[in-house]
A computed fold for a 373-nucleotide RNA from uncultured Nocardioides sp., annotated as Bacterial RNase P class A.

């Protein structure tokens, strides 16, 4: 310099004006005195994914002695975490020269099942072409006339080396052997199983010996094994709590309930309805609701995920649901040079993840190739 690979971060900036929402303050109006409305003013007011709602947890209510069944989930090993299907490190398998990447990674000698198409045969397999002995027929050649050899075709058998099919065909190479062949036998190699030794917390790795000669794949098919899971969700749940119609009960209608006269008594006046409950814990209002497994920085432990400790920071909270618009300058992109445009998207109880979307831009680690010093 070029190519590659992995990771982190930002995701329009500044100013002016207008508007919207929560909260504080001031003025004002209404009020059943709890509060509510209006105006003004001050602060604050979307995200890295607020998204999909796929997993896990907090919180709330219901249920619950313990255990089991059913159902669902997870699945190499060790660790982290509140927990997880997340994260870190490692192992094994695969890809890459490498950095690095990919893996829905327990069990296929517990049992059942499936393996499309092609192919003879798809799992205690099979014979289409082919190879071989014997036999029959036809033809040809040789002949010492007894036969022998060759080609083609048919038949009884043998074989599984070679061809062919397939994603996959019942180990590989060399030899012995045979009519031809074959783990039929032998040597080595690969693989499987068992035993032992060494290393590692472990998954596993390295080595030695023995065995039968070889054993297919699929468990995101049923199933088996180990571990985990009670249900519903902020419309959870809680506090306050009406009005109208209608209904029930009690008291009362001159032996007068109840109401008014400044609080009570007397007294005076009005006087036929009044009180409680149901309707309804309904409508509505408020709480839950913003400080939490919190962010950032330093130090310590750890390869890391992460943990410990010290310091520091702090203001969205709606519910017909606010967070927007205009202008100026700048940045970037497009441009027909006039201008136009600004990615994906947008809180709804909160948090940890995963996944998905994303214009443009910034920074860093590592690997490979070439060149120069």
């Nucleotide at each position: 310099u070029g190519g590659g690979u992995c990771g982190g971060c930002c995701g329009g900036g500044c100013g002016a004006c207008c508007g919207c929402g929560u909260c504080g303050c001031g003025c004002u109006c209404c009020u059943u005195c709890g509060g509510g409305g209006g105006c003004g003013u001050g602060c604050c007011g979307a995200g890295g994914a607020a998204g999909g709602u796929c997993c896990g947890g907090g919180c709330u209510c219901c249920a619950c002695a313990g255990g089991g069944c059913a159902g669902g989930g997870u699945g190499g090993u060790g660790g982290c975490c509140a927990a997880c299907a997340g994260c870190c490190a490692c192992c094994c398998g695969g890809g890459g020269c490498a950095a690095c990447c990919c893996g829905c990674g327990g069990g296929a000698c517990a049992g059942u099942g499936c393996c499309a198409c092609a192919g003879a045969g798809a799992a205690c397999a099979g014979a289409c072409c082919g190879c071989c002995u014997c036999u029959c027929g036809u033809c040809c050649g040789c002949u010492c006339c007894g036969g022998c050899g060759g080609a083609c075709g048919g038949g009884c058998g043998g074989c599984a080396a070679g061809g062919g099919u397939g994603a996959a065909a019942c180990g590989g190479u060399g030899g012995u052997g045979c009519a031809a062949g074959a783990g039929a036998c032998c040597a080595c190699c690969a693989g499987c199983g068992c035993u032992c030794c060494g290393g590692g917390c472990g998954a596993c790795c390295g080595g030695a010996g023995c065995g039968g000669c070889u054993c297919g794949g699929c468990a995101a098919a049923c199933c088996c094994c180990a571990c985990c899971c009670g249900g519903a969700g902020c419309a959870a749940g809680g506090u306050c709590g009406a009005a109208c119609a209608g209904g029930a009960u009690g008291c009362g209608u001159c032996c007068g309930a109840g109401g008014g006269c400044g609080g009570c008594c007397c007294g005076c006046c009005c006087g036929a309805g009044c009180a409680u409950c149901c309707g309804g814990g309904u409508a509505g209002a408020c709480c839950g609701c913003a400080g939490g497994a919190g962010g950032c920085g330093g130090c310590c432990g750890g390869c890391a995920a992460c943990g410990g400790u010290c310091g520091u920071c702090g203001u969205a909270g709606a519910u017909g649901g606010a967070u927007g618009g205009u202008c100026g300058c700048c940045a970037c992109g497009c441009u027909u040079c006039g201008g136009c445009g600004u990615a994906c998207a947008g809180a709804a109880c909160c948090c940890g993840g995963c996944c998905u979307a994303c214009a443009g831009g910034c920074c860093g680690g590592c690997c490979c190739a070439c060149u120069c010093c």

It matches the Rfam family "Bacterial RNase P class A". It is annotated as a ribozyme. Rfam links the family to the GO terms dimeric ribonuclease P complex, tRNA processing and ribonuclease P activity. It was read from a public genome assembly, where an Rfam model found it. The coordinates come from a structure-prediction model, not an experiment, and the mean pLDDT is 79. Taxonomically the source falls in Nocardioides (Bacteria, Bacillati, Actinomycetota, Actinomycetes).